[in-house]
RNA sequence: AAACUGGAGAGUUUGAUCCUGGCUCAGAACGAACGCUGGCGGCGUGCCUAACACAUGCAAGUCGAACGAGAAAGUUCCGUUCGCGGAAUGAGUAAAGUGGCGCACGGGUGAGUAACACGUGGAUAAUCUGCCCUUAAGCGAGGAAUAACAUUUCGAAAGGAAUGCUAAUACCUCAUAAUGUUAUUUUCUCUUCGGAGUGAAUAGCCAAAGGUGACCUCUGUCUCAAGUUGCCGCUUAGAGAUGAGUCCGCGGCCCUUUAGCUAGUUGGUGGGGUAAAAGCCUACCAAGGCGACGAUGGGUAGCUGGUCUGAGAGGAUGAUCAGCCACACUGGAACUGAGAUACGGUCCAGACUCCUACGGGAGGCAGCAGUGAGGAAUCUUGCGCAAUGGGGGAAACCCUGACGCAGCAACGCCGUGUGAGUGAUGAAGGUCUUCGGGUCGUAAAGCUCUGUUUGAAGGGACGAAACGUAUUUGAUUAAUACUCAAAUAACUUGACGGUACCUUCAGAGGAAGCACCGGCUAACUCCGUGCCAGCAGCCGCGGUAAUACGGAGGGUGCAAGCGUUGUUCGGAAUCACUGGGCGUAAAGGGCGUGUAGGUGGCUAAUUAAGUCAGGUGUGAAAUCCUUCCGCUUAACGGGAGAAGUGCACUUGAAACUGCUUAGCUAGAGUACGGGAGAGGAAGGUGGAAUUCCUGGUGUAGAGGUGAAAUUCAUAGAUAUCGGGAAGAACACCGGUGGCGAAGGCGGCCUUCUGGCCCGAUACUGACGCUGAGACGCGAAAGCGUGGGGAGCAAACAGGAUUAGAUACCCUGGUAGUCCACGCCGUAAACGUUGGGCACUAGGUGUGGGAGGUUUUUAUUCCUUCUUUGCCGAAGCUAACGCAUUAAGUGCCCCGCCUGGGGAGUACGGUCGCAAGGCUAAAACUCAAAGGAAUUGACGGGGGCCCGCACAAGCGGUGGAGCAUGUGGUUUAAUUCGACGCAACGCGAAAAACCUUACCUGGGCUUGACAUGCUGGUAGUAGUUAACCGAAAGGGAAACGAUCCUGAGCAAUCAGGAAGCCAACACAGGUGCUGCAUGGCUGUCGUCAGCUCGUGUCGUGAGAUGUUGGGUUAAGUCCCGUAACGAGCGCAACCCCUACCUUUAUUUGCCAUCAUUGAGUUGGGCACUCUAAAGGAACCGCCUCGGUCAACGGGGAGGAAGGUGGGGAUGACGUCAAGUCCUCAUGGCCUUUAUGCCCAGGGCUACACACGUGCUACAAUGGCCAGUACAAAGGGCUGCAAAUCCGCGAGGGUAAGCAAAUCCCAAAAACCUGGUCUCAGUUCGGAUUGGAGUCUGCAACUCGACUCCAUGAAGUCGGAAUCGCUAGUAAUCGCAGAUCAGCGUGCUGCGGUGAAUACGUUCCCGGGCCUUGUACACACCGCCCGUCACACCACGAAAGUCGAUUAUACCAGAAGUCGCUGGUUUAACCCCCGAUUUACCUCGGGGGAGAUAAGCGCCUAAGGUAUGGUUGGUAAUUGGGGUGAAGUCGUAACAAGGUAGCCGUAGGGGAACCUGCGGCUGGAUCACCUCCUUU
Repeated sequence: AAACUGGAGAGUUUGAUCCUGGCUCAGAACGAACGCUGGCGGCGUGCCUAACACAUGCAAGUCGAACGAGAAAGUUCCGUUCGCGGAAUGAGUAAAGUGGCGCACGGGUGAGUAACACGUGGAUAAUCUGCCCUUAAGCGAGGAAUAACAUUUCGAAAGGAAUGCUAAUACCUCAUAAUGUUAUUUUCUCUUCGGAGUGAAUAGCCAAAGGUGACCUCUGUCUCAAGUUGCCGCUUAGAGAUGAGUCCGCGGCCCUUUAGCUAGUUGGUGGGGUAAAAGCCUACCAAGGCGACGAUGGGUAGCUGGUCUGAGAGGAUGAUCAGCCACACUGGAACUGAGAUACGGUCCAGACUCCUACGGGAGGCAGCAGUGAGGAAUCUUGCGCAAUGGGGGAAACCCUGACGCAGCAACGCCGUGUGAGUGAUGAAGGUCUUCGGGUCGUAAAGCUCUGUUUGAAGGGACGAAACGUAUUUGAUUAAUACUCAAAUAACUUGACGGUACCUUCAGAGGAAGCACCGGCUAACUCCGUGCCAGCAGCCGCGGUAAUACGGAGGGUGCAAGCGUUGUUCGGAAUCACUGGGCGUAAAGGGCGUGUAGGUGGCUAAUUAAGUCAGGUGUGAAAUCCUUCCGCUUAACGGGAGAAGUGCACUUGAAACUGCUUAGCUAGAGUACGGGAGAGGAAGGUGGAAUUCCUGGUGUAGAGGUGAAAUUCAUAGAUAUCGGGAAGAACACCGGUGGCGAAGGCGGCCUUCUGGCCCGAUACUGACGCUGAGACGCGAAAGCGUGGGGAGCAAACAGGAUUAGAUACCCUGGUAGUCCACGCCGUAAACGUUGGGCACUAGGUGUGGGAGGUUUUUAUUCCUUCUUUGCCGAAGCUAACGCAUUAAGUGCCCCGCCUGGGGAGUACGGUCGCAAGGCUAAAACUCAAAGGAAUUGACGGGGGCCCGCACAAGCGGUGGAGCAUGUGGUUUAAUUCGACGCAACGCGAAAAACCUUACCUGGGCUUGACAUGCUGGUAGUAGUUAACCGAAAGGGAAACGAUCCUGAGCAAUCAGGAAGCCAACACAGGUGCUGCAUGGCUGUCGUCAGCUCGUGUCGUGAGAUGUUGGGUUAAGUCCCGUAACGAGCGCAACCCCUACCUUUAUUUGCCAUCAUUGAGUUGGGCACUCUAAAGGAACCGCCUCGGUCAACGGGGAGGAAGGUGGGGAUGACGUCAAGUCCUCAUGGCCUUUAUGCCCAGGGCUACACACGUGCUACAAUGGCCAGUACAAAGGGCUGCAAAUCCGCGAGGGUAAGCAAAUCCCAAAAACCUGGUCUCAGUUCGGAUUGGAGUCUGCAACUCGACUCCAUGAAGUCGGAAUCGCUAGUAAUCGCAGAUCAGCGUGCUGCGGUGAAUACGUUCCCGGGCCUUGUACACACCGCCCGUCACACCACGAAAGUCGAUUAUACCAGAAGUCGCUGGUUUAACCCCCGAUUUACCUCGGGGGAGAUAAGCGCCUAAGGUAUGGUUGGUAAUUGGGGUGAAGUCGUAACAAGGUAGCCGUAGGGGAACCUGCGGCUGGAUCACCUCCUUU
C1' cells in the first nucleotide's frame, strides 16, 4: 500500500524399521442422474444420448405516398311483376397480380473440419461494400411489351397451354457527360524498386424515374400547373462509416507399430478467369517442392473470450452468455442479388415419408411449442408485442416463437421459516444397567408470550420513454403555407397482474428429513445372526459374547435437503518448468569413430538478433478482482476502475549471450628426444605332456568308485625302454603386475602396425566437448563352405545310484572345440556406476618415467608426472556404503525410468540362411511387488562348550506265557478323557452291588439338595405298619405330638415357629464349548539364561550393557571395555544324610558293679540310638601354573575337599499342550427330563496290533534241611502274641497295645549241609479238572487265597530299541496308601553290591558367538513347473460379413463455360411494298444482338475390377490370468543337500539336466597380496 493474503495430510507391503513405490481416502466443482424426504420466496438453468424420424399450429414480411385492375356480406334509399332489380355506402377496403425493399439479419445445431477453421498481431501498394452520413453534378427526348383481367383449353391434383386487352419508380433506344473508365504520351512525390499516388494532353466509351404535400414570389394557357417550393425517390462521381473477401508471422491434440510424400506437383512464359493476388484454370518449358524443428497417412476434435480446479505454474473443459467458423434430410450444381453457392429459394441424383383417378405429384422442426424413438436423464402444442431490438413504410401502422413475461422441475445458487420464554414429581414410556441407578431430558405436559411464513379481507405499484394532436420559437422558402428541429400543454399506450409491496384479522395453529457412528473420520451400547445372511472407498468385518452384518436406544454431521453413482482438478513432487530420479529399489546404450544438433577459453572493437528500460497501438463486451450504488438482506444487477503476465511498432542502453572483425596462448594439436608393455596382424620355430602306431622286456591283472559295474587284457593289457606320427595348448616366471575403447590379450624369433607415458624447446592459434540417426568393432554358443581332429566333450549308448533317476558318479562317444573365408550381434557384455572439464584433508603400497641429495656407481631417501589398489576426513546416501579412479561440489552433452504380473510377450515393421535379434503394446488381474538394515528362528554353514548324547561297560525290551493299559473290532451298553518325546500299570492310592457318569426296564416331577414367597393344614408332624412290587415307589388302618407370643382363673382361643400339602420364583445336569476362562499341571529344563533404569550410538526397528580374553556346574568369578548400576534366575539360606560337641535319659542303651532263662531287674547315661541346639569345609594352608587376577593341577591335615551325597526349590517365556469329568466360572442347551430314585446288565467282550510290566528259559541254578543280619512303616469297625484245630488257606479261644513299651514281623538274597547233572529236565509254571478257605446282602457274568492233580509256550530272542557313572547298575526281600475283599501296579525302606568312561569324529538334545536366508503360523517354513477341472480376457486361423480409402475403366443427371446455331426472335439499323409524296401506320425481306436445340470439357450418385486400412464373427488352435483343501515330482531360498545366475546349443512328463564361455548378486576352509594397529 483500493484492485498483494498465500502451500496441512492420512490408511495400506514388515514380527518390527527406514526407504522406494503403487492403490485408496478426506476438498472443491457439475447442464447431472438415482434413492429417501420435501414449507415458502428471489435469481438463474433445463436432450450431454439418435446431425434419429416427425402429426398439428405458429416462426418474414411490408409498401396504394411506384402501378393497373378491383369484390362480397351487411346497412340505407329508390323501383318492383314481390321472385327481385338498381343506386349509394361498405371501399378504392379484402384477396390476387406487376414493381420496390427485405428474405444473406435475427433464431437453431456442432455433423464435418487438425484447416489461415480459430486466437493474436500485421498486410491489402492485390479488393468489394445495398441501406446510412457527406460533397459535387444531373434527372432531356422517345419506344415496345407484359402479368393481373377476359375467353378457350389440358390435368385427379400439383400445375399449365393458347388467343386477346392494359399500367408503372418494370423493360428498351437515343441525347448530354466528367474529377468516371479504356488506350497512348507525360510532370512531381513516395517506394518494399515490383510499383503506388498525383497533375496534364489526345482519342474512344458509359446514366437517370418518378411519387407526394403546399403555394402563387417568378413563368405560362393564371383559385390551375407544364411554374415555384418542401419532402421522399432516381442517376453519375468523390469521400466517410459499416460490413465483407484475400494473404502472411506466431500459437494451441494424439500415434513413427504412419518415414518418406508430391505430376498441377514446384517454378517460369503466353492465354483465360475473379471484386481481388495466385496453378485459381489452361498450353508449353524447366525439374522442382515438402520432410526427423515430424512431411505424408491414421485417430480424435468446432475454435476462442471464458468455466472448474490449483498457493502458483499447470491440468481438465468449451452447457447457459458473447465473438468467429461450419452445417440445414444425404450428395452435386448454379441462378438472383451489394451480399448466398441461400435453414422456413431453385434444379438434378439418392434414401425415406405422404397423396394419387397409377398417368403423376408433395415434403424436409440442428426456428418456438409439441410427438414418437433412443436413453440413467432434460420443460408448456401458454400470454404479449406493454418494453428492448429488427424488417417494410413519409407516417399512422403491420409483421416479429428475436424478445419480454408466465407455466413445469429442490436442477443449481441465495434468503427465510418450521416458534420464543419459563417449566424437576427429573412424569409416563422407550432403552441400558454393576439393579444402586443412568439416559432420551427442560425435552414433553403445564403456564406466559410473539406473529416471520401459510390462510382470509382491504389497499396497491415502478417498469411509460414516446408516437400522434395543439401552441410557441428557430431553420427552409417568395411565403405567416408545407416540412423539419426544440420547448411547452392536455390526452392515449402494461402481456406480466390485482403480481411485488403495505395494512387488518385469526392462530403455535399447516411446515424435518437424510446419511453416518471399527481405523482413516466427528459419533457406542443392547438384541438377533453364526464364514450364513450380509457389509465394504482402502485396510478389512462375519466360523456363538460382532461398537464393522440386520433391528433398537443413544450419539455425530449436514439441513429443505441428505446420501449414492458418474465425471474433472486437487491431494500426486505419482511426467517433477517451478519441482524427481538411474551402484544395490524401475532406470547408463556392450564398446568406439563420428554427422546433424546442443554447448564452448582470454583481450579489444563493431552491431543490436536475444536481453533490459521507456513510450505508442492493440489485447471486444461480459466474466474474475477493487470500490461505490440499487433490489428489506443475499444471490442477482448497475456505475467507475484495476487487471488482462500477450502481440506489434517505436525510442534508448550495451554488461552478458549471439553475429562480424582484429588479436592472444593457459584448452586442443604438431614437430623433437627418450621409455614400458600377454596391444593388433602375418610368417617361422621350440620343448614338456597326452593319445596313437611300431619294436623290445615282462605277466595277470589293469582301470574306475563312497562302494561297484560297464570297459581294456593270455590274440599279452597295465607297467617299462627305444623309434615314429599327429593335433592342440604353452608349466615355472605370474604378481588386486602390464596392454587395449570394449570384447579381450601369455613359449620363442622376425617383419608390418595402432595407442600410451615422460622430458625440454619450437610451431598452429579455440582447431574443443558431447553426440540423435549412421558406420565400425564386439566373449561363448550357433550357422554356411572347405580343411583339420591329439585331448576334452552337448547329443547318444552302457554301468551304477534311486521309490523313480530322461540327473549328479563311472566307462565310452558324435557334433563342436582348432584353421581359412563368410554370417550371427547376443551375455551377470558388471565397477550392475555414460562421456568431458574444474574444484574439495590426508595416509600407505604398486607399475612406468624425469629431477634432486648422499655416494665413484649400485642401493637408499626426497620432489614431481602418470597407472593401478587399500584405509580414511568433510560431504553425500534409505541404509549398505562412496570418498582426488566420488556415489562429494558445479557446468555441458547423450542414453534411460515412472507399481507388480501379463511381457521383453502378441501384432506390425525391419535385419538374419536359420536359430533368432532390434523395435514394442493391450485386454485382464493383484494391493502389493521391491531395496537396505533389525530382532528372532532355521541350515544335510562354521567356531567354542555341555549332557548316560555317543563311545567304554553292566543289565534289559523287541521272541514265550501271563498281568495291565491302549488301538481296533464287537455290543443294547462295552461311560468319558489322555495321542511323538511330554497318551498307552495315565486320570483310577482299588469297576462283583455301590462306585457309575453307559445300556435295558420300572418309577418321581418344586423334585435326592438350597433359599424365598403366597395360600392351606389337629387326627397335622412323627411312630408302628397290613397289602402290591425285583426294588424304588404306591398305600389303607392304628397310636399320636412339641415350642414361642398375646388374651383368659381355667378350659380354651388368636397369631407365629417347625413339619406337611398345593401353587410360584427356582433347584438339578459327570450336558456342550479347555479354541471364552480362573486355578492346577506337564514340557523344553535345574538348561543358564531372561530383563530393566539412566547414559551413549543409530533417521529408525534396535544396539550397547549381556560382546571380547580367561574361568566355572553356572550371565560363576576376574580382567578388558561407552557404559554404570539393578531385578528375576544360578549359588547360598531350608530338610535328610556323613563327623564331633553340648544338653536330655524313657519306652532306648549296657563299658564298669550286682542280678536273670532273657538289659529280666537294681544301677548307670560312658557308648549306640533317639532329638534339640551348636561346631566343622573356607581353595583356609603348602606348592606349581595362570595376567601380581579369577581360577586350575598336586599335596598336607581332616569324618568329609573343591557344589561332600541326596531332596525341596523350576526365571522371562514356548506348545490356543492337558484338564468345563476335582473345584470355580462366562455363554449356550435341557426342565414330567440331558434332572432324581431303583433292579439287572455293561465298563471284565476278542480274529488281531502296540506300549508297560511279571515269571522264565536254568547249575553264579532248582529242591530239601539248618541258621544269621535290616530299615522304614502301620495298628481300636484295628494290629493281634501265646495256645488248640486244620496238610494248607484258615478257624476257635485270647494276653498285650491308641504304641522307641504290645502286635503286624518270618526279612530275603547270604551262609552251612544234602540232592539233582544238562534233559523241555526235580528247569518253567501257563492252562484245565476236582476239593476248599476268607471277605462280603451277594463271588454266575466278575474276587483273592489254599490243597490234590494237570504240566502249554519257552533252550536267552530279527530289524530295532531302553536304563544306568557308585552305595549307582544289577540282585534280594520288607512296609504303606487305596481297601469289606482283591496288584506282578504305585510310593517308600533297607540288604548284598559291581563293570566302564580312551575320548568328543559321529547320532540326539541344549547353551554362547558368528555367517547365509526368498523363513516370521518362523524348515512340520517357503516355494517351482507339467497334468486334470471351472471361469475370464487375448493372439493365430480355412473363411465370412461390414466400414473406409486408393487406382484403372465404363457410364454420366442437373448445371456453369465453350462451339455450332439451319430453330426462334417486339424494341436497334437497312431495304422493299401499301396508304397521294413526307410524318404516322401496316405488311414483307435482310442485318446486328439474343436464343430453342445439338455437340464438347468438367462432374455427383451409380457400375465393373484390383488393392490398402480397419472392425465384427468363426470350426479349430496357442499361450496367459484367476480359482481353501486334485495328481506328479522337489527346481529355487541354508553350501537348499550337484552353489546359484546370465547368454547360447542340445536333450527330457514336469519343474529342469548337460556342454561352452561369463558373473558373484556363492557358503566353508586354507594360502597369497594389500590395508589397519603396535
Overview:
The prediction has a mean pLDDT of 82. The RNA shown here (small-subunit ribosomal RNA) has 1574 nucleotides and comes from a Thermodesulfobacteriota bacterium. NCBI's taxonomy places the organism under Bacteria, Pseudomonadati, Thermodesulfobacteriota.